[in-house]
RNA sequence: GGGCGUGUAGCUCAGUGGUAGAGCACGGCUCUUAUAAAGCCGGGGCCGAUGGUCCGAUCCCAUCCACGCCCA
Repeated sequence: GGGCGUGUAGCUCAGUGGUAGAGCACGGCUCUUAUAAAGCCGGGGCCGAUGGUCCGAUCCCAUCCACGCCCA
């Protein structure tokens, strides 16, 4: 320098056009002498950035940024 992939909650990941979810973690409650486990409830992200298309974008398109892989 060229090609490809990934970027969504604190972490690991779903969701692939119609106002974002799970598990773990965290907080509260129940249970227990107490802890753990178990059960119930709750807080937390407008989806890497900026534009574009569309009635509507996490999703499609362009550029850029970060990380990873391959080629030279």
Source information: This is a predicted structure of a 72-nucleotide RNA (transfer RNA) from Patescibacteria group bacterium UBA5738. Its Rfam family is "tRNA". Lineage of the source: Bacteria > Bacteria candidate phyla.